[in-house]
Context: one part of a larger RNA
RNA sequence: UGUUGGAAAUUUGAGAGGUUCUGGUUCUAGUACGAGAGGACCGAACUGGAUAUACCUCUGGUGUACCAAUUGUCAUGCCAAUGGCACCGUUGGGUAGCUACGUAUGUAAGGGAUAACCGCUGAAGGCAUAUAAGCGGGAAGCCCUCCUCGAAAAUAAAUUUCCCUAUUAGAGUCGUGAGAGAUUAUCACGUUGAUAGGCUAGAGGUGUAAGUAUGGUAACAUAUUUAGCUGACUAGUACUAAUACUCGAUCGG
Repeated sequence: UGUUGGAAAUUUGAGAGGUUCUGGUUCUAGUACGAGAGGACCGAACUGGAUAUACCUCUGGUGUACCAAUUGUCAUGCCAAUGGCACCGUUGGGUAGCUACGUAUGUAAGGGAUAACCGCUGAAGGCAUAUAAGCGGGAAGCCCUCCUCGAAAAUAAAUUUCCCUAUUAGAGUCGUGAGAGAUUAUCACGUUGAUAGGCUAGAGGUGUAAGUAUGGUAACAUAUUUAGCUGACUAGUACUAAUACUCGAUCGG
């Protein structure tokens, strides 16, 4: 852009793609079989490997705007307290997010038509013959079943609802953003508002701040103090920013 008025939502499924794996142990059963040695089919249960998908509760990793410790040096006049640089200076931890080494789940069961193969009935050919007519069984394979995509499937599908002459239904620009993201798109919100920031409270992290007091010659210790600080997490709260604007059918073959 089209799908023959304009929209919103929910479906159908022509068709396409994916998956399809396998070991061990136990029971049946030391049974059938076999002189013995040995040792099953069928069926049932449990547990692995590989692989795929999803997720972050647990266990770990990372976590360069979180917390603490610490070395050298410079600075804030000095002490103290802090800040800069040195691979994030180094070291110990670590929220969210992202992750595997972690967790969960799947490859199950079943149906149909068949292959090799095995049969039933049965003539040509009084017999025989699974085949000539006819009817069955039979595989990790094929078609379904399972998962994903899929109205541009030109036979361009269906269903429901809304709109009627200057705007409606609705859509877009713009703005605040993230469950989204290179951009676009998607999704949430735009004062009839919790969309983001801020603030408040909490969770989680770190690990007991500074100052002061006491003890000690001092390093330091103790008390105030499970403190102080705290990125992404949770909730509340309009304090800040979401100002504004445009398009949108001529009742349709």
Record summary: Predicted 3D model of a 253-nucleotide part of an RNA (large-subunit ribosomal RNA, domain VI) from Candidatus Xenolissoclinum pacificiensis L6. NCBI's taxonomy places the organism under Bacteria, Pseudomonadati, Alphaproteobacteria, Anaplasmataceae, Candidatus Xenolissoclinum pacificiensis. Its Rfam family is "Bacterial large subunit ribosomal RNA". Gene Ontology terms of the family: structural constituent of ribosome and ribosome. Model confidence (mean pLDDT): 85 of 100.